[in-house]
RNA sequence: GCGCGGAAGAGACCCCGGCGAAGCCCGGGGCGCCGAAGGCGCAACCCGCCCGGAAACGCUCAGGCAGAAGGACCGCGC
Numbered sequence: 001g002c003g004c005g006g007a008a009g010a011g012a013c014c015c016c017g018g019c020g021a022a023g024c025c026c027g028g029g030g031c032g033c034c035g036a037a038g039g040c041g042c043a044a045c046c047c048g049c050c051c052g053g054a055a056a057c058g059c060u061c062a063g064g065c066a067g068a069a070g071g072a073c074c075g076c077g078c
Stems, first nucleotide, its partner, number of pairs: 001078006011031001013030006032065003038061001039059003045053002
């Protein structure tokens, strides 16, 4: 890295428009919230030291807040 499985958190929020029997869905706006894709920051930590690497900590730009998808990490196989 590939395959399979497990895998949390947070409004099925409100308003407007569209389709529609309704719901779902799509677009726009608003407030609230989450951290475990990614990104960034500090630097715990790694290294005898330097260089260097760097978190599950922090920030929430992105992403996410029914389900699906995604998902750090864990297990098995190659």